Source information:
Predicted 3D model of a 349-nucleotide part of an RNA (small-subunit ribosomal RNA, central domain) from a Betaproteobacteria bacterium.
[in-house]
Context: one part of a larger RNA
RNA sequence: CUGGGCGUAAAGCGUGCGCAGGCGGUUUCGUAAGACAGAUGUGAAAGCCCCGGGCUCAACCUGGGAAGUGCAUUUGUGACUGCGAGACUAGAGUGUGUCAGAGGGAGGUAGAAUUCCACGUGUAGCAGUGAAAUGCGUAGAUAUGUGGAGGAAUACCGAUGGCGAAGGCAGCCUCCUGGGCCAACACUGACGCUCAUGCACGAAAGCGUGGGGAGCAAACAGGAUUAGAUACCCUGGUAGUCCACGCCCUAAACGAUGUCAACUAGUUGUUGGGGGAUUUAUUCUCUUAGUAACGAAGCUAACGCGUGAAGUUGACCGCCUGGGGAGUACGGUCGCAAGAUUAAAACUC
Numbered sequence: 001c002u003g004g005g006c007g008u009a010a011a012g013c014g015u016g017c018g019c020a021g022g023c024g025g026u027u028u029c030g031u032a033a034g035a036c037a038g039a040u041g042u043g044a045a046a047g048c049c050c051c052g053g054g055c056u057c058a059a060c061c062u063g064g065g066a067a068g069u070g071c072a073u074u075u076g077u078g079a080c081u082g083c084g085a086g087a088c089u090a091g092a093g094u095g096u097g098u099c100a101g102a103g104g105g106a107g108g109u110a111g112a113a114u115u116c117c118a119c120g121u122g123u124a125g126c127a128g129u130g131a132a133a134u135g136c137g138u139a140g141a142u143a144u145g146u147g148g149a150g151g152a153a154u155a156c157c158g159a160u161g162g163c164g165a166a167g168g169c170a171g172c173c174u175c176c177u178g179g180g181c182c183a184a185c186a187c188u189g190a191c192g193c194u195c196a197u198g199c200a201c202g203a204a205a206g207c208g209u210g211g212g213g214a215g216c217a218a219a220c221a222g223g224a225u226u227a228g229a230u231a232c233c234c235u236g237g238u239a240g241u242c243c244a245c246g247c248c249c250u251a252a253a254c255g256a257u258g259u260c261a262a263c264u265a266g267u268u269g270u271u272g273g274g275g276g277a278u279u280u281a282u283u284c285u286c287u288u289a290g291u292a293a294c295g296a297a298g299c300u301a302a303c304g305c306g307u308g309a310a311g312u313u314g315a316c317c318g319c320c321u322g323g324g325g326a327g328u329a330c331g332g333u334c335g336c337a338a339g340a341u342u343a344a345a346a347c348u349c
Base pairs, nucleotide, nucleotide: 003321004320005319006318007303008302012317014201015200016199017198021194022193023192025088026087027086028085029084030083031082033081034080035077036076037075038074039073040072041071042070049065050064051063052062053061054060091191092188093187094186095185096184097182099180103177104176105175106174107173108172109171110154115149116148117147118146119145120144121143125136126135162169163168206247207246208245209244210243211242215241216240220236221235222234223233258316259315260314261313262312263311266294267293268292269291270290271289272288273287274286275285276284277283298305299304322349323348324347331342332341333340334339
C1' cells in the first nucleotide's frame, strides 16, 4: 500500500459556514465522452505457459504455438453515468398564520444577603477548631436598631424541564435581533448533501491598556497538625474573579459516539404544536418535533447500544496502524508573552 477499523482497546477535527473537489430525485428526447461488443493494426527478441526436438537423463540448448489482461484506428449498441434541450414535485427553499423558549446584543431597574462607614442601645467577650492558637475586642468588639456607601450574584419557581452549531445561556422591564416547531394552503422547480485549503465563533486560566474591587481567593504571611508538612485545617491576604476594548485558541471542548439521508417490533414518562372523540373541563385517542427510562430483532470482545442505534445501507470529510522516546526536537506559521499549531528520528523494550 491493500485491508481492517475509530462509545470504553490506537483512532471523530471543540463547533459551524463554505470555494474547489467528490456524490446527487422522477421523467422524455437527443448525443455518444465514459461503458459494452465486434474487426483490423501493433504489443521486439529472450523469459513464463503448452506441444515437440538435441546433448545417455537433467540443468542447458533449440523449433512451433499460446499469452501478452495494453494502446491506436474503425464499425456498432444506447441500459447505466456524463453532456445538451424540455417537463415534473416526493428532496430543498419561499410566502401566509399561530406557538414555545435562561438563544444573542444594548439600556434600565428590584429585593434578599455579605462587607464597610456614621450614630444609638449595650457589656465582655467574639471568631475559629477534632482540640487549639494566630486574629478581632474595654481606644467598647460580637449582638441589636436606624441611616448611608459600594460591588458581585440572582434563593423560591426549578424539573431526568427549555433554548442554542458548539462553547454556553437564569431576578424583572424595555428596545434591537438570530434560529426552531406546528397546521393548512399557495409558490419556486433539484436550487441538494458533504467539504481539503479558507473564514467565523470558541469555557476557564493567562496577557495588554483603562476602569472597578463587596465577597471569594492562586502567590504570600502567620497559627496549628506532623518525625518533617514548602499540604490538608484555621486567621489574614495580593493578582485574579467584574466592566470596556484588543489578544490568546486550549479543555475529560464528552454522548469520550463527524455530518446528511433512507429503512427496521414495541412499552412508559415528560416538553412544544396540531387534529379527533367525550360526560365541556375532564378523560381517552391520533399525529408531529424534541427530551428521558426500559426493551423485539440485530449488533458488540464484553460492558452495553437498540427508530435520538453502537442495527441494515448509501454519500462525503476527518482520523488510527505496538509501548516508550514524544505531542518532544528541528524547521515553518501564528502570538506582546505564556505558548499554540504542524510534526520526526536515533535509541530502547
Lineage of the source: Bacteria > Pseudomonadati > Pseudomonadota > Betaproteobacteria. Its mean pLDDT, the model's own confidence on a scale to 100, is 90. Rfam family: Bacterial small subunit ribosomal RNA. Gene Ontology terms of the family: structural constituent of ribosome and ribosome.